Transfer RNA from Mus spretus, 73 nucleotides, folded computationally. The prediction has a mean pLDDT of 80. RNAcentral holds the sequence, with entries from GtRNAdb. A source record names the gene tRNA-Val-CAC-4-1. Its Rfam family is "tRNA". About the family: Transfer RNA (tRNA) molecules are approximately 80 nucleotides in length. Rfam classes the family as a transfer RNA.

RNA sequence: GUUUCCGUAGUGUAGUGGUUAUUACGUUUGCCUCACAUGCAAAAGGUCCCCGGUUCGAAACCUGGUGGAAACA
Numbered sequence: 001g002u003u004u005c006c007g008u009a010g011u012g013u014a015g016u017g018g019u020u021a022u023u024a025c026g027u028u029u030g031c032c033u034c035a036c037a038u039g040c041a042a043a044a045g046g047u048c049c050c051c052g053g054u055u056c057g058a059a060a061c062c063u064g065g066u067g068g069a070a071a072c073a
Stems, first nucleotide, its partner, number of pairs: 001072007010025003018056001027043005049065002052062002
């Protein structure tokens, strides 16, 4: 330099263009316990990498940018 793939709560992850964006772990609170752990219940936490476009409607589709990975040179 060329090509391909990826970017979604703190971390990992699901999501065929439609109603509150899913789930696990983690965090907080309550119950339980002498206490801790396990277990049970609840809660908080997301401008879906950025700008623009298409569309009645975009996390998703398209242009550009940006960060990361792989292959080739």